The prediction has a mean pLDDT of 76. This is a predicted structure of a 126-nucleotide RNA (c-di-AMP riboswitch aptamer (ydaO/yuaA leader)) from Nostocales cyanobacterium HT-58-2.
Formats: sequence, C1' cells, structure tokens
RNA sequence: AUUAAAAAACUUCCAAGCUGGAUGAGAAGCGGAGGAACCAAUGUAUUGGGGCGAAUCUCGAAUCGAGAGAGACACCUUCCAGUCUUAGCCCGUCAGCUAACUCCGUCGGCAUUGGAAGGAGUACCU
Repeated sequence: AUUAAAAAACUUCCAAGCUGGAUGAGAAGCGGAGGAACCAAUGUAUUGGGGCGAAUCUCGAAUCGAGAGAGACACCUUCCAGUCUUAGCCCGUCAGCUAACUCCGUCGGCAUUGGAAGGAGUACCU
C1' cells in the first nucleotide's frame, strides 16, 4: 500500500413496531381486532365469508407477461423525469358502522437517483 473477514460506534431508511425497567413483574407511546342504539344493507345462505398489509383489478396461448391503480426512493410538502415493489400470513362457516366494554401486537430487514419551487431546523461568523 492492497485484499478479505469479524467486532464496535455513528448517521439513518422500510415498518405500528419505540421509550423505560433488573435478564422479573408491570408500564407508557404507537398500532390492530371484536363489540349497542341510530343509520346502513335487502344482505347472507361452498359459487362461502372476513381480517392484517401499499401489495388490488383488467386482458392474454395464464405460478408468466402487459397495462391501469397503489406504494418506496433519506428534513418536510408539491411538481417534473428516472429506478424499484405490487408479497406473505391469519380466522374457521362467523364478524357492516358502533358508545361503554373486551382482547391482541410492539417483529423483522436494509444502506440513500436527480432537478425546481416553497417551508422548517442546525452549525459558523458578526
């Protein structure tokens, strides 16, 4: 000087998925489900139905491709261009909304494309 691996720290990003606590119990914040009246639905009845999630729909020689819609791209919003994603899981014949009330989750995975307008914040100097 170069290459590879491991560990630690910092800055973050997707996401509800963070903080604190003692490695316990139990909290707090955030998130989800069930559940009256009124309203809604003329609904449901194997052609099952429903929930979490951006992850649905349409067409086709159909576990694939194309398109539409939706989602992510690093302080925030909007516009333009560009790139990528469009999964998976659960309930078990049952659930519209829903006050009181009841129950549950707080995992996991990464490493940043630019331009313009407006705004916010920080640092330095005076």
It matches the Rfam family "c-di-AMP riboswitch aptamer (ydaO/yuaA leader)". Rfam 15.1 lists 7,607 matches to the family in 2,262 species. Lineage of the source: Bacteria > Bacillati > Cyanobacteriota > Cyanophyceae > Nostocales.